[in-house]
RNA sequence: GGGCCCGUAGCUCAGUUGGAAGAGCGCCCGCUUUGCAGGCGGGCGGCCACGGGUUCAAAUCCCGUCGGGUCCA
Numbered sequence: 001g002g003g004c005c006c007g008u009a010g011c012u013c014a015g016u017u018g019g020a021a022g023a024g025c026g027c028c029c030g031c032u033u034u035g036c037a038g039g040c041g042g043g044c045g046g047c048c049a050c051g052g053g054u055u056c057a058a059a060u061c062c063c064g065u066c067g068g069g070u071c072c073a
Base pairs, nucleotide, nucleotide: 001072002071003070004069005068006067007066010025011024012023013022019056027043028042029041030040031039032038049065050064051063052062053061
């Protein structure tokens, strides 16, 4: 320098048939216990890496940039 893959909640990831965002773990509150752990119920938390384009509508499609992984030279 070139090819491919990835970037979504604090962490690990799903969502890619375009209709507008979810799970597990974690955190907070409550119940249960003499108390802790565990269990059960509820809740908080996201400019979907960044900029632009297409569209009535974009995490999703297109272009560019940045970062990470991997292969080739």